[in-house]
RNA sequence: GCGCCCGUAGCUCAGCGGAUAGAGUACAGGUUUGCGGAACCUGGGAUCCAAGUUCGAUUCUUGGCGGGCGCA
Numbered sequence: 001g002c003g004c005c006c007g008u009a010g011c012u013c014a015g016c017g018g019a020u021a022g023a024g025u026a027c028a029g030g031u032u033u034g035c036g037g038a039a040c041c042u043g044g045g046a047u048c049c050a051a052g053u054u055c056g057a058u059u060c061u062u063g064g065c066g067g068g069c070g071c072a
Base pairs, nucleotide, nucleotide: 001071002070003069004068005067006066007065010025011024012023013022018055027043028042029041030040031039048064049063050062051061052060
C1' cells in the first nucleotide's frame, strides 16, 4: 500500500429499518448472616465520528478514525 472482518454499558456479547437498546459479569443500595461470601430484590451506566438514503437508522450506503487478520 491492497483486501477482508470488527467498533453497542467498566469488561464479554445480543439486537428481521419502527418495543423503554437487552443479557451475563462488574459496580452501588437493600434483604439475609454473629461478620463476610453465596443467594435473592432494586438501581445507575452504552450505540466511535461526520454526511447520505428513509416518514423513521444501532441496523442500509459513503467517507474518516481506531482495532484485528491475510497478501505484498

A computed fold for a 72-nucleotide RNA from a Patescibacteria group bacterium, annotated as transfer RNA. NCBI's taxonomy places the organism under Bacteria, Bacteria candidate phyla.